[in-house]
RNA sequence: GGCACCGUAGUUCAAUGGAUAGAAUAGAAGUUUCCUAAACUUUAGAUGUGGGUUCGAUUCCCGCCGGAGCCA
Numbered sequence: 001g002g003c004a005c006c007g008u009a010g011u012u013c014a015a016u017g018g019a020u021a022g023a024a025u026a027g028a029a030g031u032u033u034c035c036u037a038a039a040c041u042u043u044a045g046a047u048g049u050g051g052g053u054u055c056g057a058u059u060c061c062c063g064c065c066g067g068a069g070c071c072a
Stems, first nucleotide, its partner, number of pairs: 001071003005067003010025004018055001027043005048064005
C1' cells in the first nucleotide's frame, strides 16, 4: 500500500429496516443474617464519529477514527 472483517452498558453477548435497544455478569439500594457470603426484590447504566438513503437506521451506502487479520 491492497483486500476482507469487527466497533452496542464496566465486561461478555443479542436485536439485521418498525413502537420504549434486551439479557447475563459487575455496580447501587433494600429484604434476610449476630456479621459476611449466598438467595430474592428494586434501581442506574450503551448503538465509535460525520454525512447519505428511507415515513422510519444498531441494521443499508460513503468518509474518518480505532482494533484484530490476510496478501505484498
The RNA shown here (transfer RNA) has 72 nucleotides and comes from an uncultured Bacteroidota bacterium. Rfam family: tRNA. Rfam classes the family as a transfer RNA. Its mean pLDDT, the model's own confidence on a scale to 100, is 82. The sequence was found in a public genome assembly.